Notes:
Transfer RNA from Flavobacterium sp., 75 nucleotides, folded computationally. The prediction has a mean pLDDT of 83. Its Rfam family is "tRNA". Rfam classes the family as a transfer RNA.
RNA sequence: GGACGGUUAGCUCAGUGGUAGAGCACUUCUUUGACGUAGAAGGGGUCAGUGGUUCGAUCCCACUACCGUCCACCA
Numbered sequence: 001g002g003a004c005g006g007u008u009a010g011c012u013c014a015g016u017g018g019u020a021g022a023g024c025a026c027u028u029c030u031u032u033g034a035c036g037u038a039g040a041a042g043g044g045g046u047c048a049g050u051g052g053u054u055c056g057a058u059c060c061c062a063c064u065a066c067c068g069u070c071c072a073c074c075a
Base pairs, nucleotide, nucleotide: 001071002070003069004068005067006066007065010024011023012022013021018055026042027041028040029039030038048064049063050062051061052060
């Protein structure tokens, strides 16, 4: 330098155009002598950024940033 994949909650990940979700974690409550387990409820998100398409974008398109894999080049 080229090709491809990824970026969504604190973490791991779903979500292929119509109000953003799960598991774990966190908070509160119940249970316990206490802790843990178990159960119930709850909080937490500019969907990496900018622009475009669309009545409407996490989703489609372009560019940028970052991460990863492969190839090439230099040494």